The RNA shown here (Guanidine-I riboswitch aptamer) has 110 nucleotides.

RNA sequence: AUAAUCGUUUUCUAGGGUUCCGCCGCGGCAGAUUAGCUGACCGUCGGGCUGGUCCGAGAGAAAACGCACGGCAAGCGCUGUGUGCACGGAGGGAUAAAAGCCCGGGAGGA
Numbered sequence: 001a002u003a004a005u006c007g008u009u010u011u012c013u014a015g016g017g018u019u020c021c022g023c024c025g026c027g028g029c030a031g032a033u034u035a036g037c038u039g040a041c042c043g044u045c046g047g048g049c050u051g052g053u054c055c056g057a058g059a060g061a062a063a064a065c066g067c068a069c070g071g072c073a074a075g076c077g078c079u080g081u082g083u084g085c086a087c088g089g090a091g092g093g094a095u096a097a098a099a100g101c102c103c104g105g106g107a108g109g110a
Stems, first nucleotide, its partner, number of pairs: 007065006015055002020052002022049001023046001025044004029039003066083007085105001087108001091103003
């Protein structure tokens, strides 16, 4: 100085926010009753609200398929083993919004 490849999908988790639901507060309305209370109703605020929905990992988990090599089988196929490693910004983007999402196994570092 240069240097290729890191298979796909699903489910989930760490994590993430706040569209919707729920919850808290406030206001309205209604009901009885008047101090206040209640609500299958309406509006609004709050994610420094536990949650449900939602987003969600290359460097987290599991599974299926795939792939490589071997064995068996006339053949469709069946089966065994393996499938490794992985430090990482800033900035930008999507969505309601944010993120370990996407740019990106990128820049850079080793």

The coordinates come from a structure-prediction model, not an experiment, and the mean pLDDT is 81. The model forms 100% of the base pairs in the Rfam consensus.